[in-house]
Description
Guanidine-I riboswitch aptamer from Proteiniborus ethanoligenes, 119 nucleotides, folded computationally. RNAcentral holds the sequence, with entries from Rfam. NCBI's taxonomy places the organism under Bacteria, Bacillota, Clostridia, Eubacteriales, Proteiniborus. Rfam family: Guanidine-I riboswitch aptamer. Rfam 15.1 lists 1,509 matches to the family in 1,281 species. Of the family's consensus pairs, 100% are formed in the model. Model confidence (mean pLDDT): 76 of 100.
């Protein structure tokens, strides 16, 4: 000076907003119950969306052991390579602005994105 390989799916949470749905609130019919339209998400919700820097959980990826086999070398044991299967460990670490764009309900810690920019 440069360089990311930092996985992947799934369910969850923090967070999200407003189609349905349910509150709330006004108009109208009917009028005991109710019914329709229209607001409100500055409604605690259910559906729904939902983390790179939150959790679990499978898979995977890498190392080590240890076991099987193959094939080479050896009188035999032995070692070497390659494959498999099982048990163990890692899968770290991540500051700041979240500005702009994306989304056929919207909006977000989602998705451009571990981006820019700093270290």
């Nucleotide at each position: 000076u440069g360089a990311a390989a930092g996985u992947g799916u799934a369910c969850c949470u923090a967070g999200g907003g407003u189609u349905c749905c349910g509150a709330g609130g006004u108009g109208c019919u009917u009028a005991u119950u109710a019914g329709c339209a229209c607001u409100u998400g500055u409604c605690u919700g259910g559906u729904c969306c939902g983390a790179g820097c939150g959790g679990u959980a499978c898979a995977g990826a890498u190392a080590u052991u240890a076991c099987u086999c193959c094939u080479g070398u050896u009188u035999u044991u032995u070692c070497a390579u390659g494959a498999g299967u099982a048990a163990u460990a890692u899968u770290a670490c991540a500051c700041c602005u979240u500005g702009g764009g994306g989304a056929a309900a919207a909006a977000a810690g989602c998705c451009c994105g571990g981006g820019c920019g700093g270290g």